[in-house]
Molecule: FMN riboswitch aptamer (RFN element)
RNA sequence: AAAAAUCUUCAGGGUUGGGUGCAAUUCCCUACUGGCGGUAUAGUCCGCGUGCCCAAGGGCUGACCCGGUGCAACUCCGGGACCAACGGUCAGAGUCCGGAUGAAAGGAGAAAGAU
Numbered sequence: 001a002a003a004a005a006u007c008u009u010c011a012g013g014g015u016u017g018g019g020u021g022c023a024a025u026u027c028c029c030u031a032c033u034g035g036c037g038g039u040a041u042a043g044u045c046c047g048c049g050u051g052c053c054c055a056a057g058g059g060c061u062g063a064c065c066c067g068g069u070g071c072a073a074c075u076c077c078g079g080g081a082c083c084a085a086c087g088g089u090c091a092g093a094g095u096c097c098g099g100a101u102g103a104a105a106g107g108a109g110a111a112a113g114a115u
Base pairs, nucleotide, nucleotide: 001115006110007109008108009107010106017029018028019027031095032094033084034083035048036047037046038045043082044081051060052059053058064080065079066078067077068076086098087097088096
């Protein structure tokens, strides 16, 4: 200097303003949000987590284009788009309530010490 195994801890954001209606933060207009690792900086690339199904082997699981700069960008800059589980609800939810004081990708730290 440092591998494996061990322990601790952290680990998701968002309905503004208006319209209709008996009733909607759920519909319409508008507004707002973006987990983790990789890679030229990513909600939309490659993976993972999450969620759902299961004959327990496993399977399924959203969304981007154009132009510019550059050695290099579906990541930056400009422009225009798009996406967002399940259950609940006086009425349909990415944003409210709930499972969840949960779980977890993963991050940080402690101690240890093969070699």